[in-house]
RNA sequence: GGUAGACUAGCUCAAUGGUAGAGCGAUGGCUUCAUAAGCCACUGGUUGUGGGUUCAAGUCCCGUGUCUGCCA
Numbered sequence: 001g002g003u004a005g006a007c008u009a010g011c012u013c014a015a016u017g018g019u020a021g022a023g024c025g026a027u028g029g030c031u032u033c034a035u036a037a038g039c040c041a042c043u044g045g046u047u048g049u050g051g052g053u054u055c056a057a058g059u060c061c062c063g064u065g066u067c068u069g070c071c072a
Stems, first nucleotide, its partner, number of pairs: 001071007010024004018055001025043001027041004048064005
């Protein structure tokens, strides 16, 4: 220099163009002499970023940032 992939909740990850979710975690409660485990409730997000297409974009298109792999 060329090329491919990843980026979504505190963490690990989902999500046919049609209300952004799960598990773990945090918090509160039940239970216990107490702790752990278990159960219930609750907390959670400008989908890396700037634009475009569309009635509607995490998803499609263009630019750009960070990281990783491959080729030179």